The RNA shown here (transfer RNA) has 71 nucleotides and comes from Amorphochlora amoebiformis. It matches the Rfam family "tRNA". It is annotated as a transfer RNA. Its family is annotated with triplet codon-amino acid adaptor activity in the Gene Ontology. Its mean pLDDT, the model's own confidence on a scale to 100, is 81. Lineage of the source: Eukaryota > Sar > Rhizaria > Cercozoa > Amorphochlora. The sequence is in RNAcentral, with records from ENA.
[in-house]
RNA sequence: GGCAGUAUAGUGUAAUGGUAGCACCUUGGACUCUGAAUCCAACAGUUCGAGUUCGACUCUCGAUACUGCUU
Numbered sequence: 001g002g003c004a005g006u007a008u009a010g011u012g013u014a015a016u017g018g019u020a021g022c023a024c025c026u027u028g029g030a031c032u033c034u035g036a037a038u039c040c041a042a043c044a045g046u047u048c049g050a051g052u053u054c055g056a057c058u059c060u061c062g063a064u065a066c067u068g069c070u071u
Base pairs, nucleotide, nucleotide: 001070002069003068004067005066006065007064010024011023012022013021018054026042027041028040029039030038047063048062049061050060051059
């Protein structure tokens, strides 16, 4: 240099083009003499920029970062 893949909450991981979900963490509450455990609730996310579409995590193009193969 060429080709391919990945990017979603603090962490990990889902999502046939049609309300972005789950678990852990964190916070608050219930329970308890206190704590742990348990239960309930809340907070928090689609790498960036365009395009297609009534509607995009999803499809198209480009960029960035990382990984692999090849040279």